[in-house]
Molecule: transfer RNA
Organism: bacterium
RNA sequence: GCCUCCAUAGCUCAGUGGUAGAGCAGUUGCCUUUUAAGCAAUUGAGCUUGGUUCGAUUCCAAGUGGAGGCA
Numbered sequence: 001g002c003c004u005c006c007a008u009a010g011c012u013c014a015g016u017g018g019u020a021g022a023g024c025a026g027u028u029g030c031c032u033u034u035u036a037a038g039c040a041a042u043u044g045a046g047c048u049u050g051g052u053u054c055g056a057u058u059c060c061a062a063g064u065g066g067a068g069g070c071a
Base pairs, nucleotide, nucleotide: 001070002069003068004067005066006065007064010024011023012022013021018054026042027041028040029039030038047063048062049061050060051059
C1' cells in the first nucleotide's frame, strides 16, 4: 500500500427495511432477625458524516477505530 471481517446498554450477544430485545450488572420495592438467594418493577444503547427510501441498526458511499491476510 491492497483485500476481508467487525463496531448495538456498564459487560457478553441477538435482531437481514416498519416503535431495538435478552442474560449479567445498576436502582427501587417486597421477602428475610441480618446478609446472600428469591420475587416484582425500573433506568440505560445502534462509531461518525452523507445518500437511497414514506420509513434505515438493517441497503449504498466515504471516514474513524479494532482484528486477520497478502505484498